[in-house]
RNA sequence: UUUGGCUUACGCCACAUCUGUUGCGAAACAGAGCCGGAAAGCUACAGGUCUUUUAAUAAAGAUGGCUGAGUUGCACUU
Numbered sequence: 001u002u003u004g005g006c007u008u009a010c011g012c013c014a015c016a017u018c019u020g021u022u023g024c025g026a027a028a029c030a031g032a033g034c035c036g037g038a039a040a041g042c043u044a045c046a047g048g049u050c051u052u053u054u055a056a057u058a059a060a061g062a063u064g065g066c067u068g069a070g071u072u073g074c075a076c077u078u
Stems, first nucleotide, its partner, number of pairs: 004076001005074001012037002017032006035065001041071003045068003048063006
């Protein structure tokens, strides 16, 4: 540099749920937590889903643990 990510990682992340706080809301943050994860790290660029406003168009948002794309990286392994 590159292949795989089966096996396997002292370790890392953290769904549901519970408690507290914030938000009209989708949701977010902190603690506990296990279903799981090899990018479940990061970026809302494309699609999807969801929320609010709207008669509709549309607008403003949420989600990276829905998918693609971009980018950085990993025990072990070719």